This is a predicted structure of a 72-nucleotide RNA (transfer RNA) from a Methanosarcinales archaeon. Rfam family: tRNA. The family's RNA type in Rfam is transfer RNA. About the family: Transfer RNA (tRNA) molecules are approximately 80 nucleotides in length. Their secondary structure includes four short double-helical elements and three loops (D, anti-codon, and T loops). The sequence was found in a public genome assembly.
């Protein structure tokens, strides 16, 4: 060099073309004498980055960037 398999909310992760999902965090408000548990409701991502295919792209096709794991 090649060849593979990943990159999504703060963290772990669902999503194989058609309104980006849950868990656990964090806020707020219930209940409690209070804390924690429970329980309701809020917020927080333009999906690694560019280009391109499509009416429509997290998904599809090429570059690149980090990353694991193979081969030389």
């Nucleotide at each position: 060099g090649c060849c593979u398999c990943g990159u999504u909310g703060g963290c772990u992760u669902a999503g194989u073309g058609g309104u980006a999902u849950a868990g656990c965090g964090g806020c707020u408000g219930a209940c409690u004498u209070g804390u924690a548990a429970u329980c309701a409701g809020c917020a927080g991502g333009u999906c690694g980055c560019g280009u391109g295919u499509u009416c429509a792209a997290a998904u599809c096709a090429c570059g690149c960037a980090c990353g694991g794991g193979g081969c030389u």